[in-house]
RNA sequence: GCCACGGUAGCUCAGCUGGCAGAGCAGCGGUUUCGUAAACCGCAGGUCGUCGGUUCAAGUCCGACCCGUGGCUCCA
Numbered sequence: 001g002c003c004a005c006g007g008u009a010g011c012u013c014a015g016c017u018g019g020c021a022g023a024g025c026a027g028c029g030g031u032u033u034c035g036u037a038a039a040c041c042g043c044a045g046g047u048c049g050u051c052g053g054u055u056c057a058a059g060u061c062c063g064a065c066c067c068g069u070g071g072c073u074c075c076a
Stems, first nucleotide, its partner, number of pairs: 001072007010025004019056001027043005049065005
């Protein structure tokens, strides 16, 4: 340099054919307990990598770029 895959909550990841952004764990509060843990109930938490474009509407489609992983090639 080229190719593929990936970037969405603190972490691990879903999100179909464009139409209300989600789950589990973690966190916080409560119930329970002598207390802790577990269990159960509830709450909070998001510039969807960045910048543009298309569209009535973009996490989703298109372009460029950034970052990560793997592979290939060249040079040294």